[in-house]
Molecule: small-subunit ribosomal RNA
Organism: Acidobacteriota bacterium
RNA sequence: AAAUUCUAACGAGAGUUUGAUCCUGGCUCAGAAUCAACGCUGGCGGCGUGCCUCAGACAUGCAAGUCGAACGCGAAAUUUCCCUUCGGGGAGAAAGUAGAGUGGCGUCCGGGUGAGUAACACGUAGGUAAUCUACCUUUGGGUGGGGAAUAACAACCGGAAACGGUUGCUAAUACCGCAUAAUGCAGCGGCACCACAUGGUGACAGUUGUUAACGCGGGGGAUCGCAAGACCUCGCGCCUAAAGAGGAGCCUGCGGCGGAUUAGCUAGUUGGUAGGGUAACGGCCUACCAAGGCAACGAUCCGUAGCCGGCCUGAGAGGGCGGUCGGCCACACUGACACUGAAAUACGGGUCAGACUCCUACGGGAGGCAGCAGUCGGGAAUUUUGGGCAAUGGGCGAAAGCCUGACCCAGCAACGCCGCGUGAAGGAUGAAAUCCCUCGGGAUGUAAACUUCGCAAGAACGGGAAGAAUAAGUGGAAGCUAAUACCUUCCAUGAUGACGGUACCGUUUGUAAGCUCCGGCUAACUCCGUGCCAGCAGCCGCGGUAAUACGGGGGGAGCAAGCGUUGUUCGGAUUUACUGGGCGUAAAGGGCGCGUAGGCGGUCAGUGCAAGUCAGUUGUGAAAUCUCCGGGCUUAACUCGGAAAGGUCAACUGAUACUGCUCGACUAGAGUGCGGAAGGGGCAACUGGAAUUCUUGGUGUAGCGGUGAAAUGCGUAGAUAUCAAGAGGAACACCUGCGGCGAAGGCGGGUUGCUGGGCCGACACUGACGCUGAGGCGCGAAAGCUAGGGGAGCGAACGGGAUUAGAUACCCCGGUAGUCCUAGCCUUAAACGAUGAAUGCUUGGUGUCUGGGGUUAUAAAGUCCCCGGGUGCCGUCGCUAACGCUUUUAGCAUCCCGCCUGGGGAGUACGGUCGCAAGACUGAAACUCAAAGGAAUUGACGGGGACCCGCACAAGCGGUGGAGCAUGUGGUUUAAUUCGACGCAACGCGAAGAACCUUACCUGGGCUAGAAUGCCUCUGACAACCUGAGAGAUCAGGCCUUUUGGGUAAAACCAAACAGAGUGCAAGGUGCUGCAUGGCUGUCGUCAGCUCGUGUCGUGAGAUGUUGGGUUAAGUCCCGCAACGAGCGCAACCCUUAUCAAUAGUUGCCAACAGGUAAAGCUGGGAACUCUAUUGAGACUGCCGUUGACAAAACGGAGGAAGGUGGGGAUGACGUCAAGUCCUCAUGGCCUUUAUGUCCAGGGCUACACACGUGCUACAAUGGGCGGUACAAAGGGUUGCAAAGGCGCGAGCCGGAGCUAAUCUCAAAAAACCGUCCUCAGUACGGAUUGCAGUCUGCAACUCGACUGCAUGAAGCUGGAAUCGCUAGUAAUCGCGGAUCAGCACGCCGCGGUGAAUACGUUCCCGGGCCUUGUACACACCGCCCGUCACAUCACGAAAGUCGGUUGCACUAGAAGUCGGUGGGCUAACCCGCAAGGGAGGCAGCCGCCUAAAGUGUGAUCGGUAAUUGGGGUGAAGUCGUAACAAGGUAGCUGUAGGAGAACCUGUGGCUGGAUCACCUCCUUU
Repeated sequence: AAAUUCUAACGAGAGUUUGAUCCUGGCUCAGAAUCAACGCUGGCGGCGUGCCUCAGACAUGCAAGUCGAACGCGAAAUUUCCCUUCGGGGAGAAAGUAGAGUGGCGUCCGGGUGAGUAACACGUAGGUAAUCUACCUUUGGGUGGGGAAUAACAACCGGAAACGGUUGCUAAUACCGCAUAAUGCAGCGGCACCACAUGGUGACAGUUGUUAACGCGGGGGAUCGCAAGACCUCGCGCCUAAAGAGGAGCCUGCGGCGGAUUAGCUAGUUGGUAGGGUAACGGCCUACCAAGGCAACGAUCCGUAGCCGGCCUGAGAGGGCGGUCGGCCACACUGACACUGAAAUACGGGUCAGACUCCUACGGGAGGCAGCAGUCGGGAAUUUUGGGCAAUGGGCGAAAGCCUGACCCAGCAACGCCGCGUGAAGGAUGAAAUCCCUCGGGAUGUAAACUUCGCAAGAACGGGAAGAAUAAGUGGAAGCUAAUACCUUCCAUGAUGACGGUACCGUUUGUAAGCUCCGGCUAACUCCGUGCCAGCAGCCGCGGUAAUACGGGGGGAGCAAGCGUUGUUCGGAUUUACUGGGCGUAAAGGGCGCGUAGGCGGUCAGUGCAAGUCAGUUGUGAAAUCUCCGGGCUUAACUCGGAAAGGUCAACUGAUACUGCUCGACUAGAGUGCGGAAGGGGCAACUGGAAUUCUUGGUGUAGCGGUGAAAUGCGUAGAUAUCAAGAGGAACACCUGCGGCGAAGGCGGGUUGCUGGGCCGACACUGACGCUGAGGCGCGAAAGCUAGGGGAGCGAACGGGAUUAGAUACCCCGGUAGUCCUAGCCUUAAACGAUGAAUGCUUGGUGUCUGGGGUUAUAAAGUCCCCGGGUGCCGUCGCUAACGCUUUUAGCAUCCCGCCUGGGGAGUACGGUCGCAAGACUGAAACUCAAAGGAAUUGACGGGGACCCGCACAAGCGGUGGAGCAUGUGGUUUAAUUCGACGCAACGCGAAGAACCUUACCUGGGCUAGAAUGCCUCUGACAACCUGAGAGAUCAGGCCUUUUGGGUAAAACCAAACAGAGUGCAAGGUGCUGCAUGGCUGUCGUCAGCUCGUGUCGUGAGAUGUUGGGUUAAGUCCCGCAACGAGCGCAACCCUUAUCAAUAGUUGCCAACAGGUAAAGCUGGGAACUCUAUUGAGACUGCCGUUGACAAAACGGAGGAAGGUGGGGAUGACGUCAAGUCCUCAUGGCCUUUAUGUCCAGGGCUACACACGUGCUACAAUGGGCGGUACAAAGGGUUGCAAAGGCGCGAGCCGGAGCUAAUCUCAAAAAACCGUCCUCAGUACGGAUUGCAGUCUGCAACUCGACUGCAUGAAGCUGGAAUCGCUAGUAAUCGCGGAUCAGCACGCCGCGGUGAAUACGUUCCCGGGCCUUGUACACACCGCCCGUCACAUCACGAAAGUCGGUUGCACUAGAAGUCGGUGGGCUAACCCGCAAGGGAGGCAGCCGCCUAAAGUGUGAUCGGUAAUUGGGGUGAAGUCGUAACAAGGUAGCUGUAGGAGAACCUGUGGCUGGAUCACCUCCUUU
C1' cells in the first nucleotide's frame, strides 16, 4: 500500500415401460473427488503422500537420559622405572579416566495406534464461593544446631542362570530429632462489604496451638587459624509465604446415531443424617432413616462408532468422510492392582493371574515394535534394517557438552497436485508403402525425405550459493561489590553444514509417446474374418452369411507421461421434498366413533411482563484450512504476511406490532333453556296375515317332477292335482321412491313401553367453555367358534343323475353344518364416494325430502316467491397426467391426525401382543427384474350391440361324396420314380400336350479353356460325302484341298464370309438362399374404401374433415356441421352386344327386271334387304304423377329397340399375407471348375396294398338302337386345309380340282323333329376289362401313343356323414372350333343351339363395410396368460440336535494389592535410664473386608452348522389342463368357510373397478 461497503457472482440434462402419447415411477449415464488397487505404457523436475486388512506374531539394531559444580569408591590394556629365585613382584603414568553405586532432576514430554467408548468422551458457552500445580517469573522472610545408618566396596556362602544371602567398612543436597517462625494451617471472638444455599473478601499488627531448610562453586584486601578454613562477596541451590503465567482436576446448559421385531429400568438404586476418604464437591465409600429416581420430548437393552477444527461434493440447504496437519480423549500382549511422584493407576517402571514365545543343568528364569527401520502372516494393496544432530524443539548440566528414529535430510513408489519437454519454420513429384475404391481415383499427408534454425534431462569440464543464529574465548562499556577479582547484561570480534560440490551459472555433446474410444446417450467410419459361434455390454442392447456394436487392418475422435478399468463418496435425484413431493383411478385416508397427552385456536388500535421475536454493544468462536489483498521460490503447485469470514453461543442494554404468559371485559365460535315438525335411529315385550313344507282326513287316477335335451328322484303301499283341519319355523309382497334415519356397520308387517341424535322458529342465559387427536376405550356386515335351544324354506360338505376327451364344475334330484334365538368370543371386507376431520371464502340452473315465512282470495287444499337443513343431476371460473371434480370441491386458504416412496419375494418369515381355534395386528431380509403401473389414442379382436351388403343363408335347379375310367396330389416303392406349388388363395396347378428329344432324375460310356457366343493370332490342313469299329457320342481311314469383293498386266497385298486350330480375357451351373432382391402374379376384392394441404380442437399420441339425417351398386348424391378444399379409388371415358342412320358393295346379298338349271345368286344386273366394317345417332331419372325436407333420391307411368350402371368385358386404390416364383427372365452373396459343367445310349418322370382333389361316362323309357329330315356361330389352313371321284365294314388309303382364303377347304353341326323297334330286366341300359385283327403318325409305338373292326360284357339300379355351382339367354343340356402338336385332349380357351325353376325374407351359417362398446391384445385371438407336476440352479425359513460369541443371576474359590485389625516374632536414630532395660514408633507374620482370572448351576441373546423338510426366485423350445383379459364363453373381484391333481369350485354377505337389453328417476333441448 491493498484486502472496505453496496452491488454482483451462483442451479443445463440424456437413455430406457408404449404401435404411438401424456403422466407416475424406478434403473442407468455424462461431473467432481480419492491414503486407492489392477491393466497397458512411461522423459524430467518441484511440492506433498504412502498397512484403510490381523489392536496378528515378532529375529536384529537403535528410539531417555544426564549431572563429578550433591556423595563415597575406583580399575585395566598399554607404557616408564626398580627388584627378581627369571615364574614374577613393586612403584609411576594411563587416571581420579572408564565403570558401577548413593543422591538430584527427567523418564507422566516428545513419538505410535484407534481396540474400547453413545460417555460430560468430544464441541461450544459457562461455573469452581468445592480445587491442585514440579520446573519458570515477581515479591517478603529464612537457610541455626545435632544424630543414627546404608549402597557401592571387601570377605564368605547359595544358584545352571536370573539373581540372592550373611558378616564387616563408609559419604552426602540420602535419612531422623531439636531450635526459630508468619500474611501458612487449625481453634476462638466480634466488625464492614458482597453474595447463587452452604458462604466469600477485607481490616482488627486480636488471641491459643502447630509446622522449615542443604549445601555446592568462583573470587578475595584486612582480621583469626598449623591447615582445611572461619570471615566478606558473587552465583547456583534449599525452606517458607503471597501473587503471576502456563498446566491439570471437578461440575453444569446446549449440540452431534441406528433399531420399539428393545417398554418398562433401578436396592447404593433416589434423597436425608452421621462418619470415612480425596487436592477438591459428591453414594465416592460405610452405618442408619425415608421410598424414592429415570422413561413415549424414547429410559433400559442391542448394534455401530474415537470426537472436533476440518476434507470431498453441492447453486444452496444438505449429504458423505474424520487419512496426512492441528486440539482433546482412550489404549500400550489380555485382565486386575497399587507404589513412587507436583502430576500415572505409568508404551520402552513394578506386583499378581492368563495366553503365547524363548532359555534351562527341569530346580527355575526371561519377554512384550499400536516408537524408527525391518521380518513373517493376512491382503487387491502401502517404502530404507539410510545420513545427521548442521537447523528447529526437548531432557540434564553453571557450562563445555552428552542424549534425542522428535526433527532435518536423503532413498523407494507416476500414489496425487503443479510445471516443462519430446522440436520450430519451410518443404508436392502430393515419393515409397499401406488401406479403401464406382478402377476414374481417394486417404494416411507437409506428414516423411530434404533445407535452415534451436535445444530441457543425462554425460564431460569449469565456477558455485542461501539455509549460521551464535557458544566458549578475546577486547570494550555498564551493573553488583570493599574490589579493577568473580558474575550478569550490552557492543565488537569469534568455531560449527547431514543434505552436498546439491540448487544455480558457463562451454561441448545429445536422447524421449502412449492409452482409451469411434451403434445411441457421446466427439469420432470403413474393409476383411466370424456366423446366436467366438465374443461385447454402463443402460438400451449387438452376434442366426452383406455386423459402423464381436476380432484384426486402415482411418478418425479424446486425453496426454499418462490413459483406461474397478471400488467408494457426493452430485445429477425435487428419487425422503426445511428450501422442495404426494395420497379419487398411478404407491398412499386409519372400517367408524368417544376421548387422554400433544399441536393449533375468536373480538378489545384492553392492562402488565418480556419467554419467543427484533435492534445495538461486549466477550468468545486456538492455529492451520477456505475467500480476498500483497510478498518469496524463473512460473505454478507450495509457502510467508495481512484482512475478512465462520454460532440454534454467552452476557448486557433497549423495542413491544405479532405469538406466549398474566389480569380484565365482550358475544359473532361452542353450549343450555322454551315451542314445534319429520324419520325402516336403537332396545324389549306382545301380536297379524299371505306363502312354502309337513301331518291327518276327503275327492280322484297314472303319472308327477325336472331340463337345452334327459336321467337320478317321487308315485298303484294311490303321488302330482284339489278340498278341509292342524303343526311348525323363517321372512315381512303391494306401499318402496338415486325417498328417510344413523358415526360407520346397518335399519322395512302392526301395537305398546323405554331411549339416542339431528333440524326449524323466536327470545333468554353461560362467556372461548373450541378444533383435531399419538397411545387408550367402545361399536363394528358376512363367514366362523363355544354352550344351550330351534330347524319350515334355502343350503358349503357329501351322495346320486347328466354334460364332457375328462368334469373333483356350471345344469338337475336329494342333503348335513349353517342360516334363526339366548349368552359369550372373533374384529375382518371392493368395511368404497376406492375421496380423514373441522372452519372460512368463491358465478349459476333444475329436481326431490323436511321445517319456517310471504303472496293470491277469508279458511282448507293448491299455485308462485323467499329463508334454513338434507339428498341428486347439469355446469362457469379454477384445478387435474388425463378421466373427471366443480358451494355435498379433487377450487382458494388455515389447522390437526393417518399413510406413501420401483415391481416381485410378501402382507410372507422370524419375534411379540391378542384369540378356544380359525386367525388378526405389528411386519423384514436374502435373492431377482428393468421395468411394474395410471389415463387417454389409433388399430385389431369379442361365443358385445345397432345398421347394411354379397348365390352368405333361405326358396329352387343340377351336381360332388357311392361305381368304372381319366387326370393331379399324398403315401409307398425304386438305381431314378427330377423339381416347385400345401386352408380359402396347392392338388386336369407351372405342363397350350414326358415314346426319343423335351429332361432338370438314374445307370453306363466319353471331354476338360470345355456344348454355345464376342474379341485377338494363325491356317485354308477343314466341312460335306464314302468305308470300317462302336449302343452312340466318338475314333480311324478314304475323298476333297476354300469362296467373294477391291487392287494389279499378273502376282504380292487389303477387306469380308465360312471352317479349323491356338492362346488369353473370358466360360458354364434347372447348384443354394423367393427370409438378400427386381420384375411378374395370387388373395382380401371390383370390397368402397385410403389419404393430403390449410384451418380448428387437444399438453400430446391424435381428432375434425371421412361423424350425423336421408339416399345409393358406390366416401353415389343431397342436407346439416369448425371446417374449407384436393388427390388415389367409385362412376364415366375404351371394347363388345342389343336399335337406327349415313358411307362403302366383293369373295357377301337378291326385292324388282331379264336369262337359265334337276336344283341352286348360276348369269346379266341391282345397292333396296341381310351381312360385312367404318363413321354417327340413341338413354340423360330427360318427361308426367306420387312420396320425400321445397333436397338427393325412390316408386309408378308414358314414349322407346333398349330404363334407371340395358347385358358382358377390359380396368384392381392405400395396403395385408417375410403369400408364390432364384426351374421363364434379371440379379447380390455363397458354392462348384478332369465337375454340381458338357456330349451320348438306355432307363425313369407312366411304378401301385392305399388315401384325397378335379373331371368324363353311366346307372336308363324326358331313355337306347335303327332309318329319315332341318337349323348355327366362332375359328383354322401353304412344312398347310384339302374337294370331286374311287377302294375299304371301318380307322383309313388312292387322288390332287381349288384355296395365302366373306371366293377353296376343315365341315358332318348335335340335341331337336318324323317314323319304327325295345317295355323295366343288370336289360337291345352301361360300357370297363381282355383276346384277335388292323389303320395312322413317327428313325422308333416293348416299357409307353391315338384310332378302327370283330369278340368279350366288369362295377354300377341315383349314392352315408358331409359338401359344390347357379338369379336369365343364367342353370341344365347339345354339339362345333382353336392353342399346344409329327402323333396323342374326358383337360384348357372360345363358339353357338335348345332353354328352365325359385328368391317369403335377413332369425341363423360364412365373408365384408360403417358406427358404437369392452380389452390385461399391438408378432394384434393362430393374441395374451394362470397354477400344479417333472428337471437344473440360487438365496431364505423350520428342524432332533451340535458348536461358538456376548451377557444376566446365584454360588464356590480367591492371586497380587490398598485399607482395617492383631502383632506373643523382629526393631539404628527420639524419650526415660549409669546400665540392664523400658517406652514411643515401625516391620515381618497372621486375621478380616473388597477383588482379577478360574469354576459350578441356571437363564437370556446373537451367530455358524445339520439328516430331513417348507414355500420362493430364476431357467428358447417338457407334462396336465384353461382359471383371467371380450358378456373370456358360469361377469369378475372380495372377506370368510368347506372341498378339490392344478389353475380353481361351491356356500354366505359385500363391491362395480361388469357387457348387453328393457324399464324407472334426474338432466339438456323443443